[in-house]
RNA sequence: AUGGCCCGCGCGGGAGAGUCCAUACGGACACCGAAGGAGCAAGCCUCCCCGCCAAUCUCUCAGGUCCGCGUACCGCGAAGGUCUG
Numbered sequence: 001a002u003g004g005c006c007c008g009c010g011c012g013g014g015a016g017a018g019u020c021c022a023u024a025c026g027g028a029c030a031c032c033g034a035a036g037g038a039g040c041a042a043g044c045c046u047c048c049c050c051g052c053c054a055a056u057c058u059c060u061c062a063g064g065u066c067c068g069c070g071u072a073c074c075g076c077g078a079a080g081g082u083c084u085g
Stems, first nucleotide, its partner, number of pairs: 003083004009077005018029004030065003036061001037059003043052002
């Protein structure tokens, strides 16, 4: 140099789920899960208990259910750190 890994940044792609009432503020019930959050398995340790332990699984606390903004996730890019060389 190249390549790998980590973290954020930029660009692109990117769901799901709603009706009713009401002049309006708003209300009623219903629903979604891919911001975040929480919980658990196998497994590890232990005599046992405890503990550690992931998710797109589960819960829906939050968030969302016109549009828009966003979103987990995927791809690309350059820089920083680190390893290889």
This is a predicted structure of an 85-nucleotide RNA (Glycine riboswitch aptamer) from Microbacterium mitrae. The model forms 89% of the base pairs in the Rfam consensus. Its mean pLDDT, the model's own confidence on a scale to 100, is 76. Taxonomically the source falls in Microbacterium (Bacteria, Actinomycetota, Actinomycetes, Microbacteriaceae). Rfam family: Glycine riboswitch aptamer. Rfam describes the family as follows. This family represents the bacterial glycine riboswitch.